Predicted 3D model of a 500-nucleotide part of an RNA (small-subunit ribosomal RNA, 5' domain) from an uncultured Bacillota bacterium. The coordinates come from a structure-prediction model, not an experiment, and the mean pLDDT is 87. The full RNA is in RNAcentral, with records from ENA, Greengenes and SILVA. It matches the Rfam family "Bacterial small subunit ribosomal RNA".
Context: one part of a larger RNA
RNA sequence: GGACGAACGCUGGCGGCGUGCCUAACACAUGCAAGUCGAGCGGAGACAUAGCAAUAUGUUUUAGCGGCGGACGGGUGAGUAACGCGUGGGCAACCUGCCUCAUACAGGGGGAUAACACAGGGAAACUUGUGCUAAUACCGCAUAACAUAGCGAAGUGGCAUCACUUUGUUAUCAAAGGAGCAAUCCGGUAUGAGAUGGGCCCGCGUCCGAUUAGCUAGUUGGUGGUGUAACGGACCACCAAGGCGACGAUCGGUAGCCGAACUGAGAGGUUGAUCGGCCACAUUGGGACUGAGACACGGCCCAGACUCCUACGGGAGGCAGCAGUGGGGAAUAUUGCGCAAUGGGGGGAACCCUGACGCAGCAACGCCGCGUGAAGGAUGAAGGUCUUCGGAUUGUAAACUUCUUUGAUGAGGGACGAAUAAAUGACGGUACCUCAAAAACAAGCCACGGCUAACUACGUGCCAGCAGCCGCGGUAAUACGUAGGUGGCAAGCGUUGUCC
Numbered sequence: 001g002g003a004c005g006a007a008c009g010c011u012g013g014c015g016g017c018g019u020g021c022c023u024a025a026c027a028c029a030u031g032c033a034a035g036u037c038g039a040g041c042g043g044a045g046a047c048a049u050a051g052c053a054a055u056a057u058g059u060u061u062u063a064g065c066g067g068c069g070g071a072c073g074g075g076u077g078a079g080u081a082a083c084g085c086g087u088g089g090g091c092a093a094c095c096u097g098c099c100u101c102a103u104a105c106a107g108g109g110g111g112a113u114a115a116c117a118c119a120g121g122g123a124a125a126c127u128u129g130u131g132c133u134a135a136u137a138c139c140g141c142a143u144a145a146c147a148u149a150g151c152g153a154a155g156u157g158g159c160a161u162c163a164c165u166u167u168g169u170u171a172u173c174a175a176a177g178g179a180g181c182a183a184u185c186c187g188g189u190a191u192g193a194g195a196u197g198g199g200c201c202c203g204c205g206u207c208c209g210a211u212u213a214g215c216u217a218g219u220u221g222g223u224g225g226u227g228u229a230a231c232g233g234a235c236c237a238c239c240a241a242g243g244c245g246a247c248g249a250u251c252g253g254u255a256g257c258c259g260a261a262c263u264g265a266g267a268g269g270u271u272g273a274u275c276g277g278c279c280a281c282a283u284u285g286g287g288a289c290u291g292a293g294a295c296a297c298g299g300c301c302c303a304g305a306c307u308c309c310u311a312c313g314g315g316a317g318g319c320a321g322c323a324g325u326g327g328g329g330a331a332u333a334u335u336g337c338g339c340a341a342u343g344g345g346g347g348g349a350a351c352c353c354u355g356a357c358g359c360a361g362c363a364a365c366g367c368c369g370c371g372u373g374a375a376g377g378a379u380g381a382a383g384g385u386c387u388u389c390g391g392a393u394u395g396u397a398a399a400c401u402u403c404u405u406u407g408a409u410g411a412g413g414g415a416c417g418a419a420u421a422a423a424u425g426a427c428g429g430u431a432c433c434u435c436a437a438a439a440a441c442a443a444g445c446c447a448c449g450g451c452u453a454a455c456u457a458c459g460u461g462c463c464a465g466c467a468g469c470c471g472c473g474g475u476a477a478u479a480c481g482u483a484g485g486u487g488g489c490a491a492g493c494g495u496u497g498u499c500c
Base pairs, nucleotide, nucleotide: 001500002499003498004497006496007495008494009493010492013370014369015368016367017366018365019363020362021328026326027325028324030323031322032321035068036067037066040065041064043062044061045060046059047058048057049056050055075281076280077279084206085205086204087203088202089201090200091199094198095197099194100193101192102191103190104189105188107141109139110138116131117130118129119128120127121126147172148171149170150169151168152167153166154165155164156163157162177186178185179184207253208252209251214244215243216242219241220240221239222238223237224236225235226234256278257277258276259275260271261270262269263268283304284303285302286301287300306317307316308315309314334360336359337358338357342356343354344353345352346351373403374402375401376400383394384393385392386391407441409436410435411434412433413432417427444489445488446487447486448485449470450469451468455484456483457482458481459480465472466471
């Protein structure tokens, strides 16, 4: 000098764009943050129409069964020195819902169960029994191959196990309907291919300490199994005795990693806020279930701590989602508006949901821009300060004259963002445009001994104080305090902290 997610002191006009718990991964009141589908299903309620009524039809609402989604999106960085991340490869050792393309198929049956009704239990959370009922819920059967598995044959290729193609035979395994007058549309099943997303393995790179030198029994390898989508001591039985290490094993400390950011001429050093990619975590620890995908932030079970309710028998909860509260701290915002846009989930659609997101609010926290007037104006006014008492300086500064009106204020008009034939805007009567009025409402902070740009007076008297270093102050202090003046920067200016 530059930089900052900064803080503190003094000061503070406006706008645009960003940014805003770095500390206690501390505890959380309250509201919201993941639902949707009635065109899968049977009910129930309400309304309308027809009817004397039973009832039928239609509209609508929805608790339940069922489907898809809750594995995305959002948060945090505790753990992790690791194939976690980065980079480059491999899988002849793998999976992939929704989507796209292609081929083929969808025949015929069965038994339940929630809802509901009745009867109970419980303070509640909730729950038990009996009976009834539906499905795109569940289960057999049929059909069956370019699928899978076994046994064969031929060929091609390779990287060792082998892979691929053609072919023979045996065995095994599917399905669901709905809407519509219909056309048709939305779905279903099997298989192949693609796309997308993931899983696993490997080379290289990835902080400090040797005042950590030896570490290791599933340890290292083999055989055979188990398990997995898949390879593998991943796990198990048996067998062998190996494996790692001064090219730093092991142990201890610290830490999410990267694209990038800051600095620097570069090399390098430092950092990893915001934005993007990956990873890990979700009160602490453990576990699995469901599912294409989780060992699942707003799912389940168990244990611990904590909080709450209780009729003392038993229950409920998890903000490191968005706001917000207490606490900690030098320190960090609204319990706001809207789904109008972009994107996501569900739905055939209308649409519903979306604290993602779009906006608004607060904060000079940062960057950028603008303003606080411009031109003229010498009796160099008054006042202040200094003075050698002559004057000097403040100073064209002011007054005064002329002019302008950015911002702020008032009035009128008023968008783009909306994709459309039309409708649809939270922001927002915002931005912007026009008019009006009057210089009118808008400047401070730090420094002035040298480094370092800018000096005098008074007060004080080694006191009070200053100070980044050198050092000032003990009676004329350009170094303390005040005033005048001056210098620097300016809606900021200084100080502190950290990095280069």